Annotation
Small-subunit ribosomal RNA from an uncultured prokaryote, 1534 nucleotides, folded computationally. Model confidence (mean pLDDT): 85 of 100. It matches the Rfam family "Bacterial small subunit ribosomal RNA". RNAcentral holds the sequence, with entries from ENA.
RNA sequence: GAGUUUGAUCCUGGCUCAGAUUGAACGCUGGCGGCAGGCUUAACACAUGCAAGUCGAACGGUAACAGGAAGUAGCUUGCUAUUUUGCUGACGAGUGGCGGACGGGGGAGUAAUGCUUGGGAAUAUGCCUUAUGGUGGGGGACAACAGUUGGAAACGACUGCUAAUACCGCAUAACGUCUACGGACCAAAGGGGGGGAUCUUCGGACCUCUCGCGAUAGGAUGAGCCCAAGUGGGAUUAGCUAGUUGGUAAGGUAAUGGCUUACCAAGGCGACGAUCCCUAGCUGGUCUGAGAGGAUGAUCAGCCACACUGGAACUGAGACACGGUCCAGACUCCUACGGGAGGCAGCAGUGGGGAAUAUUGCACAAUGGGCGCAAGCCUGAUGCAGCCAUGCCGCGUGUGUGAAGAAGGCUCUAGGGCUGUAAAGCACUUUCAGCGAGGAGGAAAGGUUGUAAUUUAAUAGAUUGCAGCUGUGACGUUACUCGCAGAAGAAGCACCGGCUAACUCCGUGCCAGCAGCCGCGGUAAUACGGAGGGUGCGAGCGUUAAUCGGAAUUACUGGGCGUAAAGGGCGCGUAGGCGGUUUGUUAAGUGGGAUGUGAAAGCCCCGGGCUUAACCUGGGAACUGCAUUCAAAACUGUCUAGCUAGAGUACGAUAGAGGGGGGUAGAAUUUCAGGUGUAGCGGUGAAAUGCGUAGAGAUCUGAAAGAAUACCAGUGGCGAAGGCGGCCCCCUGGAUUGAUACUGACACUGAGGUGCGAAAGCGUGGGUAGCAAACAGGAUUAGAUACCCUGGUAGUCCAUGCCGUAAACGAUGUCAACUAGCCGUUGGAAGAUUUGAUCUUUUAGUGGCGCAGCUAACGCAAUAAGUUGACCGCCUGGGGAGUACGGCCGCAAGGUUAAAACUCAAAUGAAUUGACGGGGGCCCGCACAAGCGGUGGAGCAUGUGGUUUAAUUCGAAGCAACGCGAAGAAUUUUACCUACUCUUGACAUCCUCAGAACUUAGCAGAGAUGCUUUGGUGCCUUUGGGAACUGAGUGACAGGUGCUGUAUGGCUGUCGUCAGCUCGUGUUGUGAAAUGUUGGGUUAAGUCCCGUAACGAGCGCAACCCUUGUCCUUAUUUGCCAGCACGUAAUGGUGGGAAUUUUAAGGAGACUGCCGGUGAUAAACCGGAGGAAGGUGGGGACGACGUCAAGUCAUCAUGGCCCUUACGGGAUGGGCUACACACGUGCUACAAUGGCGAGUACAGAGGGCAGCAAUACCGCGAGGUGGAGCGAAUCCCACAAAGCUUGUCGUAGUCCGGAUCGGAGUCUGCAACUCGACUCCGUGAAGUCGGAAUCGCUAGUAAUCGUAGAUCAGAAUGCUACGGUGAAUACGUUCCCGGGCCUUGUACACACCGCCCGUCACACCAUGGGAGUGGGUUGCAAAAGAAGUGGCUAGUUUAACCUUCGGGAGGACGGUCACCACUUUGUGAUUCAUGACUGGGGUGAAGUCGUAACAAGGUAGCCCUAGGGGAACCUGGGGCUGGAUCACCUCCUU
Repeated sequence: GAGUUUGAUCCUGGCUCAGAUUGAACGCUGGCGGCAGGCUUAACACAUGCAAGUCGAACGGUAACAGGAAGUAGCUUGCUAUUUUGCUGACGAGUGGCGGACGGGGGAGUAAUGCUUGGGAAUAUGCCUUAUGGUGGGGGACAACAGUUGGAAACGACUGCUAAUACCGCAUAACGUCUACGGACCAAAGGGGGGGAUCUUCGGACCUCUCGCGAUAGGAUGAGCCCAAGUGGGAUUAGCUAGUUGGUAAGGUAAUGGCUUACCAAGGCGACGAUCCCUAGCUGGUCUGAGAGGAUGAUCAGCCACACUGGAACUGAGACACGGUCCAGACUCCUACGGGAGGCAGCAGUGGGGAAUAUUGCACAAUGGGCGCAAGCCUGAUGCAGCCAUGCCGCGUGUGUGAAGAAGGCUCUAGGGCUGUAAAGCACUUUCAGCGAGGAGGAAAGGUUGUAAUUUAAUAGAUUGCAGCUGUGACGUUACUCGCAGAAGAAGCACCGGCUAACUCCGUGCCAGCAGCCGCGGUAAUACGGAGGGUGCGAGCGUUAAUCGGAAUUACUGGGCGUAAAGGGCGCGUAGGCGGUUUGUUAAGUGGGAUGUGAAAGCCCCGGGCUUAACCUGGGAACUGCAUUCAAAACUGUCUAGCUAGAGUACGAUAGAGGGGGGUAGAAUUUCAGGUGUAGCGGUGAAAUGCGUAGAGAUCUGAAAGAAUACCAGUGGCGAAGGCGGCCCCCUGGAUUGAUACUGACACUGAGGUGCGAAAGCGUGGGUAGCAAACAGGAUUAGAUACCCUGGUAGUCCAUGCCGUAAACGAUGUCAACUAGCCGUUGGAAGAUUUGAUCUUUUAGUGGCGCAGCUAACGCAAUAAGUUGACCGCCUGGGGAGUACGGCCGCAAGGUUAAAACUCAAAUGAAUUGACGGGGGCCCGCACAAGCGGUGGAGCAUGUGGUUUAAUUCGAAGCAACGCGAAGAAUUUUACCUACUCUUGACAUCCUCAGAACUUAGCAGAGAUGCUUUGGUGCCUUUGGGAACUGAGUGACAGGUGCUGUAUGGCUGUCGUCAGCUCGUGUUGUGAAAUGUUGGGUUAAGUCCCGUAACGAGCGCAACCCUUGUCCUUAUUUGCCAGCACGUAAUGGUGGGAAUUUUAAGGAGACUGCCGGUGAUAAACCGGAGGAAGGUGGGGACGACGUCAAGUCAUCAUGGCCCUUACGGGAUGGGCUACACACGUGCUACAAUGGCGAGUACAGAGGGCAGCAAUACCGCGAGGUGGAGCGAAUCCCACAAAGCUUGUCGUAGUCCGGAUCGGAGUCUGCAACUCGACUCCGUGAAGUCGGAAUCGCUAGUAAUCGUAGAUCAGAAUGCUACGGUGAAUACGUUCCCGGGCCUUGUACACACCGCCCGUCACACCAUGGGAGUGGGUUGCAAAAGAAGUGGCUAGUUUAACCUUCGGGAGGACGGUCACCACUUUGUGAUUCAUGACUGGGGUGAAGUCGUAACAAGGUAGCCCUAGGGGAACCUGGGGCUGGAUCACCUCCUU
């Protein structure tokens, strides 16, 4: 920096990613080289080999090898064999010296006996170095060896011999040590080379050189000790300590010291974290990071500790000793069972463990170490090689050209595109690998010769320098160079939804699978698997693990706490922190200079060397630190002297529900007693339980008792908070104010501590009127462990003692300072004044607005959440959980302190837009109300469900499916079923061949169809053929009412003809968004007006369109006929007319235009006039943004999928018409406002040629025969009916009603059985106005009456249209339903059909308790006591020295005491594992019971507490607003 909480936003906050890194591992892949690295696990066990020896110039020597000498034997005279000889080179074993304390290993232990940094004094220091002066003279042994002997072995025992640089005296003795200052005491070793004199016992002495030895004093090196600071976690570890702390004396040590012992004192450590527990080697450094930090301590380097486990000492300069010793233990091995041996955390290697880490290699050539005079020997240190892509670095796998853009692959919109200059082809090159040849450097030494110097008597010798010669390489087939051949031998891995660079196809179908987070997959997956293509890195690439970063997510740099996590309930006060003002002082802090140190390596800079780089190397810087020292004195601190502004004291006033105790008053409630009085009272939404004729309730009088104090009363007062309210008295705390005086920083904060602390609760003793958990009863309810009602106990009250918690809240710690204003209110003080109930100023409180500023926003704003300072408390994702365990407190209830496992990717805050509310306000609608008529009951019609069936084709499903698609199923339709039949097909295009097309008749068949058969040769032409049409064949294809309306287009329904839905610019807000569109009026309307940070605009509304209502103009046939005329029995029949009606074209008319009133003068509304019509005149068409994944793949179109001798085509018959049942929509009725009979009147709008059909005739009738007229203002359908007049019926299952059934017919049609309509005769069901419930309608409407049309051969009670007759009612908006606007709450956003809580049941997971059980660690008290050391000891024994020769000194062995390891017992503590059973917790798709919370969530919610209940929860007491609504100074009325 990004992703992820939301519909969207801002914040808070967690989770995740991109980076770097690694001693890594795993998967796939793998050409070369250089440089590095390589058991992180079992400090598990180890076979085998090697890793520490060396010195003969310390010694006695001679087992082996070589040589020499001497001898013997064989003899081929110089060879072999053999013997002797340490004579020589050398050397096994041994004595002795030095070294085995270095080098090498791994990190168990250790939180300080360690490490790091810096200091210090009381030490010793082999080898090395400097200096001084020594090195004389004696003695006695023990190995080896020889002999005897034990034992399986390891290893011994005894006797005897022997050397030394082994051992021991003596001498010498200071610049050494001790000292009483007189003195006393202390050492040594020789070896080697050479040699002129001199001497000789011929060994040598002697001289010299050299290496040694001893003493002392320095140096250097390495080591021991002490001090300070720093160096993990846990307080759910708070007290620890008896040699403990100090002193004196002694011992001990190289040395200080309780290091040890005796005595004395009672100290020492600890909140600045002692003690205890867990973890851990420390550092230079390494990784990361801008840094500060964080993590880490492999390789390299320094220190420490360890060496099978535990203990111990010896030797030594140095060890309490990795490849030494002793003891104990475990383990392994050998054994003759008696006893012995061993220690890879050295190098290789083995087993085991593990995800995982190499060769039983070569060499001492180099560097270094040990020994040695040296040569040299030893060296698994080291140098090299081997294995491993483990890491870093470098190189290569070719280069150029090459478009027919090849083939193949993939894709496609069918054209093409991509792979792709990629390949092939052509021309080049040869790094690396391969083969061959050459070939550095790492080598310096050493030896020898010569020469010079030093030493010396010396040209010996030795040492040093120089020169010559000689000569040493594991690596090594080295590096490097040259030559040869040929593109030849050399590319993979991961990813491609976003973060994050890179996209398509196929397969799959919530499957298989992916996934770091968000998430993907349910038939069109860029997210799974494959492919093509692409992206990234490249001999590697990914994954996993781990660390830092990002993470300002522990915040020193650099965070927070009103509401997100977070202010302690409130005071007092200790330690601590911090502190007003002015001098002086000091120099601890502070800043500066200098010096020392801060190892090397590493990092950084500048150079150098490998062809470059990695790597190596030289120099510098740095190492931010520590210490010492010098000067400074501003600030902080110390000390000192002052000051008064902070703080406090004294004095005078003031207000107050401040606290404690005592007394007292009135109203009310209840109870009791008495009187009056009679039937109810009480209670609720409505009731009931309850009380009452044994006299309630009501009312009057009296009495008793307890509790609380109306009004005043107030965002008024007091108190630190909790809290405090009648009046009076006593005691008492604090505050404010005024003026003066005093003290002189005495202040602030405050971990622990201590006190106070609502309500509930607990203990004891009282008290108890009312109220009231629990409880009982009555209701409500599906239930009701509740809400409501009637009762009622603890409790509430008092005294006293506990408890210690609350939404103990301003959700805001205390103190101090500063920073615009305005308005209230309480308590003081001062001044002015008009003396008022006024004004001004100033203080201490307490409120409301508001600027700057702050804030995520809301908001806060001198009473800060602003700007600063001081101190304290607290927070670090949600859940688990304020829980478990442990501690402390409590009588208990419980409180306080306070985790983890596990689980999720969120949880939260504020604000926004919607939606919703059993929230509010305003408004509308046949929404209710007021009315009229229906449905629901009957019969029938029709549609649906269900059932049935071979099939009863399919779709539509609350409103918005159900007389719907269907404006019309006997066949057809038809999609369904049965049996039959065709396969390029019934239909389209293309190709080939043939033929006109077409048609007659017969036979078979249910038909489709099949077989046979008759007639027929057409049109155009450039004469090649072509256009139709038919048949056959081949394959591309046709075809599908098959699936998906959740892939779609189009069309439609619905909210809704509701008044809304948006945009541009501007403005406001961090933003989502807001404003506009809200407000005041008004309207049918976002209609209009006014106001207004908005100004405009668009889609909607309205209007424009059609129709109807009035008039005018024009026109006049088929319509009309007043006036004129003709004619008829009669009729616009005729001439004619154009007035009227009508027709159909065009106009007029209506606009709140006029008047009055209301209103803000506006918009508008009300009333009126005129007018045919009046406030959109009536009706229609017209349907904004959008919602419902609404409906339709079966109107049509269409993507994808599916079928292809069938899911396609044809044809017969059947079915869609079934029928115990249920629902919707209708028709006809139930009758007298009627039925029936007779007579009689008046429409409108339609339709008509495969048609409507008149007059006439026939039939009771449906209808038939026949056909005038009419393609229609002319003719026909076609008589309108209700109505009116009149007769009859007389309230009945009827002269109502017509279902059903029987018979007979008519019509349509190929056909009327399943299954048509109509007619006639007969038959005459149910039904007497319809339960709960429910529908339509506001005027030419409802109701009622008939008429016509579409579809149609026929077949309406349906649908659509037409006219006739023609009402009732609307007070009004409380309520039901739906809708609009504003506002409010919200935990909803799939939007209340939302969200969501708890018990129970099931599965899984982790965890607490648990009778206990088994381990680990550890305290205390004891036992035990190996080896060893120290003390004591004379039992045994003893070479050097002394001796008076008896012995002594000294030693050894033994014994004993002290300390002490292993081990054992008892009793505690702590920790881990496990445990029948049990508690809660978490997770899980659909389980069960309820509905607690979110809206007033339907009883507002929540906090503390107590009781109760299946469960959420309910109830009581106190508290909070983080409650809606109404209302808000108080009171009264309604």